The RNA shown here (SAM riboswitch aptamer (S box leader)) has 114 nucleotides and comes from a marine sediment metagenome.
RNA sequence: CUCAUUCAGACCGGCUGAGGGACUGGCCCUUAGACGCCGGGGCAACCGACGAAGCUAACCCCUUCGAAAAGGUGCCAACUCCUGCGAAGACACGUUGUGUUUUCGGGAAAUGAG
Numbered sequence: 001c002u003c004a005u006u007c008a009g010a011c012c013g014g015c016u017g018a019g020g021g022a023c024u025g026g027c028c029c030u031u032a033g034a035c036g037c038c039g040g041g042g043c044a045a046c047c048g049a050c051g052a053a054g055c056u057a058a059c060c061c062c063u064u065c066g067a068a069a070a071g072g073u074g075c076c077a078a079c080u081c082c083u084g085c086g087a088a089g090a091c092a093c094g095u096u097g098u099g100u101u102u103u104c105g106g107g108a109a110a111u112g113a114g
Stems, first nucleotide, its partner, number of pairs: 001114006011040005019029003023084001025082002041076003046072002050066005080108001085105009
């Protein structure tokens, strides 16, 4: 950089000791011990491996589906905690506007694969 996914799911112990939830604004978590590290447990099913179907003369590749979970990752507060930029709708007000809210799209981020 490209592609896919992101309203589901899953916690205990030890060490340490003040911050953490990416960033903004909120709102939260946290000395009844956060974040991090280590051990164990769990969740999930992206990749790999397995089976079936399609494709093919046949195989490979590829696509789709399925089961499994002993391999490589990932994850285990809150929807990615909400939000930011744009559009449309609804409502309120002191109505060229502002605020709240819903939906859609986008951005950013995270994870996997390349």